Model confidence (mean pLDDT): 81 of 100.
A computed fold for a 73-nucleotide RNA from a seawater metagenome, annotated as transfer RNA.
[in-house]
Formats: sequence, C1' cells, structure tokens
RNA sequence: GGGACGGUAGCUCAGUUGGUAGAGCACACCAUUGGUAAGGGUGGGGUCGGGAGUUCGAAUCUCCCCCGUCCCA
Repeated sequence: GGGACGGUAGCUCAGUUGGUAGAGCACACCAUUGGUAAGGGUGGGGUCGGGAGUUCGAAUCUCCCCCGUCCCA
C1' cells in the first nucleotide's frame, strides 16, 4: 500500500428484504431473611465510532475519515 471482518448500554452481544433499539451480566430500589448470599419483582442507563449523501423515514443503503483483528504485498 491492497483486501476481509468488526465498532450498538459499564461489560459480552443480538437487531442488516429501511419503519422512530433489545437481551444477559453489572448497577439502584423493593420484597424476602434473625442476618448474608442465591433466586424473584421494578427501574435507571444509548444522539448505534465521526461526518456527509440517498429517502417521507437510516443502527441498517452509498461515499469519506478514525480505531481494532486477520490475510496479502
């Protein structure tokens, strides 16, 4: 330098024939217990890596850039 894959909640990830974002764990609270843990219930938490474009509408499609892993040179 070229190519492939990936970047979404604090962490691990899902969501890709475009229709205004979810799970598990973690966290807070509640209930329970003599107390703790486990298990149960409720809740908070995201401008979907950044910018631009297409569209009525973009996490999703197109372009540029940044970061990570791997392959080629």
The RNAcentral record of the sequence draws on ENA.